Background:
c-di-GMP-I riboswitch aptamer from Bacillus pinisoli, 90 nucleotides, folded computationally. NCBI's taxonomy places the organism under Bacteria, Bacillati, Bacillota, Caryophanales, Bacillus.

């Protein structure tokens, strides 16, 4: 350096779920818990999934609502890519 992840060990991150705060919202963030994860580090590049405040159109309307369309909102614990990184074995 490069491959592998069967055993081990020293740590490491924490889904649902709950509580709180933030947000229209999806979701985040703290604490709680722990299904799992060798990159469950990183970084929205590419594709995918969510959402729909604001627009814009289109209905009904006295205020107002109510449909559709669409990221600028998000989600790396969907999948590839970036770059970085512990331990073991060969």
């Nucleotide at each position: 350096a490069u491959c592998a992840g069967a055993a081990a060990a020293a740590g490491g991150c924490a889904a649902a779920c709950c509580u709180a705060u933030u947000g229209a919202a999806a979701a985040a963030u703290a604490g709680g818990g722990a299904c799992g994860c060798a990159a469950a580090g990183u970084c929205a590049c590419a594709g995918g999934u969510c959402u729909a405040a604001c627009a814009u159109u289109g209905g009904g309307u006295u205020u107002u609502u109510c449909a559709a369309u669409a990221a600028u909102g998000a989600c790396g614990g969907c999948u590839g890519g970036u770059c970085u990184g512990c331990c073991u074995g060969a």